[in-house]
RNA sequence: GCCGGAAUAGCUCAGCUGGUAGAGCAACUGAUUUGUAAUCAGAAGGUCGGGGGUUCAAGUCCCUCUUCCGGCACCA
Numbered sequence: 001g002c003c004g005g006a007a008u009a010g011c012u013c014a015g016c017u018g019g020u021a022g023a024g025c026a027a028c029u030g031a032u033u034u035g036u037a038a039u040c041a042g043a044a045g046g047u048c049g050g051g052g053g054u055u056c057a058a059g060u061c062c063c064u065c066u067u068c069c070g071g072c073a074c075c076a
Stems, first nucleotide, its partner, number of pairs: 001072007010025004019056001028042004049065005
């Protein structure tokens, strides 16, 4: 340099053919316990990596940039 993949909650990941974003764990609150853990219940938590475009509507499609992973090529 070329090709492919990934980026979504604090963490690990879903999200179908574009239709207003979810799970588990953690943390928080409550119940239970002498107390902690465990268990049960509840509530909260997101500008979907940045920018632009298409569309009535974009996590999803298109372009570009950034970071990470893999492959190929080059190298005195």
Molecule: transfer RNA
Organism: Thalassospira xianhensis